[in-house]
Molecule: transfer RNA
Organism: Flavobacterium terrae
RNA sequence: GGUUCUAUAAUUCAAUGGAUAGAAUGGCUGUCUUCUAAACAGCAGAUACAAGUUCGAAUCUUGUUAGAACCU
Numbered sequence: 001g002g003u004u005c006u007a008u009a010a011u012u013c014a015a016u017g018g019a020u021a022g023a024a025u026g027g028c029u030g031u032c033u034u035c036u037a038a039a040c041a042g043c044a045g046a047u048a049c050a051a052g053u054u055c056g057a058a059u060c061u062u063g064u065u066a067g068a069a070c071c072u
Base pairs, nucleotide, nucleotide: 001071002070003069004068005067006066007065010025011024012023013022018055027043028042029041030040031039048064049063050062051061052060
């Protein structure tokens, strides 16, 4: 230098172009308990960035950024 792949919540993972992007763990609050833990109920929390296509994009296209593999 070239090709390919990956990027979603604090972490690990889902989501056929169409319901308010979902679950587990974790966090916070409450109930219970003498206290803690456990259990139960509730709450907050995310599509790497910028454009394009589309009635509609996490998903398709292009570029950028970061990471990984291979070739040279």